Source information
Predicted 3D model of a 503-nucleotide part of an RNA (small-subunit ribosomal RNA, 5' domain) from bacterium EM-3. Its Rfam family is "Bacterial small subunit ribosomal RNA". Its mean pLDDT, the model's own confidence on a scale to 100, is 88. The full RNA is in RNAcentral, with records from ENA, Greengenes and SILVA. The source organism's lineage runs through Bacteria, Pseudomonadati and Caldifarciminota.

[in-house]
Context: one part of a larger RNA
RNA sequence: AACGCUGGCAGCGUGCCUUAGCCAUGCAAGUCGAGCGGGGAAGGCCCUUAUGGGUCUUCCCAGCGGCGGACGGCGGAGUAAUACACCGCUAACCUGCCCUAGGGAGGGGGAUAACCUGCCGAAAGGUGGGCUAAUCCCCCAUACUCUCCCUUGGGGGCAUCCCUGAGGGAGGAAAGGGCCGAGGGGCUCGCCCUGGGAGGGGGCGGUGGCCCAUCAGGUAGUUGGUGGGGUAACGGCCCACCAAGCCUAAGACGGGUAGCCGGCGUGAGAGCGCGGCCGGCCCGAGGGGCACUGAGACACGGGCCCCACUCCUACGGGAGGCAGCAGGCUGGAAAUGUGGGCAAUGGGGGAAACCCUGACCCCGCGACGCUGCGUGCGGGAAGAAGCCCUUCGGGGUGUAAACCGCUUUUGCGGGGGACGAAGGACUGACGGUACCCUGCGAAUAAGCCACGGCUAACCUCGUGCCAGCAGCCGCGGUAAGACGGGGGUGGCGAGCGUUGCCC
Numbered sequence: 001a002a003c004g005c006u007g008g009c010a011g012c013g014u015g016c017c018u019u020a021g022c023c024a025u026g027c028a029a030g031u032c033g034a035g036c037g038g039g040g041a042a043g044g045c046c047c048u049u050a051u052g053g054g055u056c057u058u059c060c061c062a063g064c065g066g067c068g069g070a071c072g073g074c075g076g077a078g079u080a081a082u083a084c085a086c087c088g089c090u091a092a093c094c095u096g097c098c099c100u101a102g103g104g105a106g107g108g109g110g111a112u113a114a115c116c117u118g119c120c121g122a123a124a125g126g127u128g129g130g131c132u133a134a135u136c137c138c139c140c141a142u143a144c145u146c147u148c149c150c151u152u153g154g155g156g157g158c159a160u161c162c163c164u165g166a167g168g169g170a171g172g173a174a175a176g177g178g179c180c181g182a183g184g185g186g187c188u189c190g191c192c193c194u195g196g197g198a199g200g201g202g203g204c205g206g207u208g209g210c211c212c213a214u215c216a217g218g219u220a221g222u223u224g225g226u227g228g229g230g231u232a233a234c235g236g237c238c239c240a241c242c243a244a245g246c247c248u249a250a251g252a253c254g255g256g257u258a259g260c261c262g263g264c265g266u267g268a269g270a271g272c273g274c275g276g277c278c279g280g281c282c283c284g285a286g287g288g289g290c291a292c293u294g295a296g297a298c299a300c301g302g303g304c305c306c307c308a309c310u311c312c313u314a315c316g317g318g319a320g321g322c323a324g325c326a327g328g329c330u331g332g333a334a335a336u337g338u339g340g341g342c343a344a345u346g347g348g349g350g351a352a353a354c355c356c357u358g359a360c361c362c363c364g365c366g367a368c369g370c371u372g373c374g375u376g377c378g379g380g381a382a383g384a385a386g387c388c389c390u391u392c393g394g395g396g397u398g399u400a401a402a403c404c405g406c407u408u409u410u411g412c413g414g415g416g417g418a419c420g421a422a423g424g425a426c427u428g429a430c431g432g433u434a435c436c437c438u439g440c441g442a443a444u445a446a447g448c449c450a451c452g453g454c455u456a457a458c459c460u461c462g463u464g465c466c467a468g469c470a471g472c473c474g475c476g477g478u479a480a481g482a483c484g485g486g487g488g489u490g491g492c493g494a495g496c497g498u499u500g501c502c503c
Stems, first nucleotide, its partner, number of pairs: 001499005008373006014366002016331001021329003025326003030067003035064002038061010074284003084208007093201003098197007106140005115130006146171011176189005210256003217247003222244008259281004263274004286307005309320004337363001339362003345359001346357004376406004386397004411440006420430001447492005452473003458487005468475002
C1' cells in the first nucleotide's frame, strides 16, 4: 500500500505503483503606447457656412517592432552508455539578460503590415492593387583595441600551438525613446564595437555501478590515412580517394531487464534490497522524421511532412494532441476539488504604475503514514442485579456498575484576536483561523485480533472426519482447551487483523 471490521480530535507529511491509454469544459505565457503607424469611443480647446478640419487627454482594438515563450510545471516510454556519479582536460569551444573597463553613435536610401479597395472560399483561410511609420531592412563613412594576411621582438607550452609587444595591408558597427531647460545642453532608459567577470552550457578522457556464455565470435564508414565539407568547437560527424585494419574470455557481439545519483529500508557490521516524496543530472511530449527562428530548441501548450485516432464540413477541404492544474472515461485491489489567492517567495515583460503566473502560497477530501491528545479522576460491598461456571457449599465478571465528591483536555455557546508586512505609510488568500478570556455539562468519543504447540491467554454448550479451521506441525469419526456460540482471559488500541514486497 490494498482488503475486512471499527473509527473522537489536532499538527506535519503524503495520495494512479495499472493504460507513455483516450479525453468534454475552464484555466496553466505573456508583456511593453517611455520603439512605430493606424481603427473605434468619450471629453476639452481652436478654426469653420450646414458640414467639417486641427490639436490635446483618457479608454478599447488588432497590426508592425522588442523581450519572454529553450525558464518554470509534468512524466520515466526509451536508454546498459551519445546517460549518471566522482575526478580531470578543453592550447578544440559558445554564452541573450546581469556586473565591470575602454571607445563610439556621422550621412543617405528602401520595403511592408495595419488601413483603403477588388476578388476566391461553407469554413479554416487565401490572393491582387494602392498608401504609410519605426528601436524594421539596406548602403556609405569612421573604428588603436576585434578578425584575416605579411614583417619583426619577447615569454611559455602539449605535437598541431598559446600569451604578449611593434609596423604595414585588407575587412567588419550603431537607434532611438522619455523627462527637464528660453537656448547651448543636462539627466535617464536603451543602441554599436572591444576586453574582463559571474553564472550557464557544448566537447574529450579516466574510474565505478544489472542478469544470461543454453549469446563466441563481431565489424564496410567498419579501423586508419590524405584532402575537403560542416560546426561555436575536436572528430569517420559527413564526403571523395587510398590502405586493411579495428573490437573480443579482463566477455566483444547478441538477448533480457532498467532512467542514474544525493539518498531510503534493513542489518552489530560486511552486505542485501530499493530509487516513491524532496534535490541534482539525463531523456520524453499521440507514434516517426525534419528543419526554421534564435544567445540558447531540433522546441509539451511554435512550424512542416508521414502514420494511427477524434471532431467539423456545403464533400472541395479543414481542426486537434492534459506525461501542466482541476475534472471525465477506460484499466485496476487501488489514489482527492472541474476550490481560494497572487498577501508571501520566485519567474516573464515594463522607466514605473502595473499586467501575467494551476510555479507557488493556502484551503478541502482520504486513519494512507508519522507524531501528539482524548474517550475522565478520586472514593465506593467480603461484593447489588444480570450473565457464566459449579462438586450446589460456592466461584467469576468485580471497584467494575449504581451512588458520593471533583475536573473540563476535547466538545458546544459568548467575547477578544494575531505573527507571517519588508526602514515609515499602504497591502493578508489563509482567517475571524491559531491563540487568549469566559459559560455549560461526565457531558460528544472503543474497538479489533487471538487464547492446541511455536506464542501471552480456558472453561462450558453445540456439532460428530459433518459443518468447518489451518502460517508450519496438524485439529474434527459422541465428553473437541484446535470447528461454531457464550462466559472468561491475553495482546494491541483509533486502530486491529489479513494479503503483497524488502531486510